This is a predicted structure of a 529-nucleotide part of an RNA (large-subunit ribosomal RNA, domain I) from a Pseudobdellovibrionaceae bacterium. NCBI's taxonomy places the organism under Bacteria, Bdellovibrionota, Bdellovibrionia, Bdellovibrionales, Pseudobdellovibrionaceae.
Context: one part of a larger RNA
RNA sequence: GGCUUGCGGUGGAUGCCUUGGCACCAAGAAGCGACGAAGGACGCGGAUAACUGCGAAAAGCCUCGGUAAGCCGUAACAGGCGUUAUAGCCGGGGAUCUCCGAAUGGGGCAACCCACCAGUUUACUGGUAUCCCGAAAGGGAAGCAAACGAGGGGAAGUGAAACAUCUCAGUACCCUCAGGAAAAGAAAUCAAUUGAGACUCCCCUAGUAGUGGCGAGCGAACGGGGACUAGCCCAAACCUUGUUCACAUUGUGAAUGAGGGGUUGUGGGACCUUAAUGUGAGACUGGAGAGCAUAGGAUAACGUUCUGGAAAGUUCGGCCAUAGAAGGUGAUAGCCCUGUAACCGAAAUGCUCAAGAGCUCUAGAGGAAUCCCGAGUACCAACGGACACGUGAAAUCCGCUGGGAAUCAGGGGCGACCACGCUCCAAGGCUAAGUAUUACUUGGUGACCGAUAGCGCAUAGUACCGUGAGGGAAAGGUGAAAAGAACCCCGUGCAGGGGAGUGAAAUAGAAUUCUGAAACCGCAAGCCU
Numbered sequence: 001g002g003c004u005u006g007c008g009g010u011g012g013a014u015g016c017c018u019u020g021g022c023a024c025c026a027a028g029a030a031g032c033g034a035c036g037a038a039g040g041a042c043g044c045g046g047a048u049a050a051c052u053g054c055g056a057a058a059a060g061c062c063u064c065g066g067u068a069a070g071c072c073g074u075a076a077c078a079g080g081c082g083u084u085a086u087a088g089c090c091g092g093g094g095a096u097c098u099c100c101g102a103a104u105g106g107g108g109c110a111a112c113c114c115a116c117c118a119g120u121u122u123a124c125u126g127g128u129a130u131c132c133c134g135a136a137a138g139g140g141a142a143g144c145a146a147a148c149g150a151g152g153g154g155a156a157g158u159g160a161a162a163c164a165u166c167u168c169a170g171u172a173c174c175c176u177c178a179g180g181a182a183a184a185g186a187a188a189u190c191a192a193u194u195g196a197g198a199c200u201c202c203c204c205u206a207g208u209a210g211u212g213g214c215g216a217g218c219g220a221a222c223g224g225g226g227a228c229u230a231g232c233c234c235a236a237a238c239c240u241u242g243u244u245c246a247c248a249u250u251g252u253g254a255a256u257g258a259g260g261g262g263u264u265g266u267g268g269g270a271c272c273u274u275a276a277u278g279u280g281a282g283a284c285u286g287g288a289g290a291g292c293a294u295a296g297g298a299u300a301a302c303g304u305u306c307u308g309g310a311a312a313g314u315u316c317g318g319c320c321a322u323a324g325a326a327g328g329u330g331a332u333a334g335c336c337c338u339g340u341a342a343c344c345g346a347a348a349u350g351c352u353c354a355a356g357a358g359c360u361c362u363a364g365a366g367g368a369a370u371c372c373c374g375a376g377u378a379c380c381a382a383c384g385g386a387c388a389c390g391u392g393a394a395a396u397c398c399g400c401u402g403g404g405a406a407u408c409a410g411g412g413g414c415g416a417c418c419a420c421g422c423u424c425c426a427a428g429g430c431u432a433a434g435u436a437u438u439a440c441u442u443g444g445u446g447a448c449c450g451a452u453a454g455c456g457c458a459u460a461g462u463a464c465c466g467u468g469a470g471g472g473a474a475a476g477g478u479g480a481a482a483a484g485a486a487c488c489c490c491g492u493g494c495a496g497g498g499g500a501g502u503g504a505a506a507u508a509g510a511a512u513u514c515u516g517a518a519a520c521c522g523c524a525a526g527c528c529u
Base pairs, nucleotide, nucleotide: 001528002527003526004525005524006523007522008521009520015514016477017476020449021448022446023445024444025443026442027441028440029438030437031144032143039100040099041098042055043054044053046077050074051073061094062093063092064091065090066089067088070081071080072079105114106113107112115128116127117126118125119124130141131140132139133138148179149177150176151175152174153173159166163213189196190195200227201226202225203224204223210218211217231430232429233428234374238260239259240258241257242256243255244254245253246252247251265408267373268372269371270370271367272366273365274364280361281360282359284358285357289353290352291351292350293349294348296344297343302317303316306313318335319334320324326338327337328336379403380402381401383399384398385397386396389415410425411424412423413422414421464471465470484513487499488498489497490496
């Protein structure tokens, strides 16, 4: 020096564990805010750095319920409070709620500075921003918030094995706005010679028909099957009436408002005649009553032997079960504890359903001259965009510019266009359900993870980095119970250690504390050199 074995050190793999995550399901809720939010700053404790809670009434105040023998948060210490209902805890309602922040009296480098008016004052309290509606009184808006939604804008990497049309994609992203959903929606729709009958969503039709540097790709509809179902209101004609103006003679016209009327495509309505007073419906008002939520209550049935530090294990013999879900208890417990099944419960606040009632809406027949039936609209042209459809034979829908109709003997569509035929009635509006989502609350589930995993965080957007936007960790485990090592000794020592003691165990001893692999470093022995 090497090898082997043993004993240690170092290290933190592995095993076991779980306070934390992940995914999904069901239900609730789907908003908060000038009555000052979200988010913060600074404070508040016997002592208080942090977290939690709270706000100068400051780990809290009042009240109504529930629970209660303990309590003064995490969290020891000191000092107190309470015990049969004013302790404490849980829940409903209320009070207080500094300063900043939409921030709103003015300013400002957020948490600061400086005002004015009124109330008797230096103190204190209240008021004083902007915009919209309104004659005023007064009312409203703003800002924040995860996804879902609608609208306005709108890429590129990429694919095409290059690349320009094309694709990615109307995606990402930006902006505006709304709701608990949004949007859409009661045929100027489809269909095809039979018919269907608002919209939305799902499954098929179908990777079909098409479209496409006919490349890459893109990609319907009709029809069928389901989910869910719900239909309505205006404008106009006509009647009555208000205001203003014009004409000019007690009316006519124009403009504009109010009430009635009316709402349709086997065309409807106005108008004239006639008949009916009833039936049903409702999305409006209201709320008898019922249920639910936000605290809770009550709840069956076991002892023993052995091993062990400890019994829930084992032995023997029982019991309950509308309860053998689960968790805890010194190892594995239906019967020890918390619970679980079935059952019961609210002073207060909120939500849902909802009877009677009110209110609103709702019908027929006949006639025929006239009137009305949504205009810079439909449509056309040029150019764009959307349609699965890239200009194509390109219909349909939307936009801009220019032109520019008709009123039922009317008008649109049926994929250029025309005829016949069929079908529908644009240029006004509203409308639940089925559908989408989950920041948040409650309950539940897992051939999901188990500390290099699972969220970035077993908590942390912390430490730290960056001028800033922003980036962004690591880090869990004594023991059943602190019983957390009195006392003695060594030591300069409040370091460290040796005894003693606790404990089943101290090589479970606290900066690393369960287990404690390997690399690596020692010590000892054996063998070899």
Overview:
Model confidence (mean pLDDT): 83 of 100.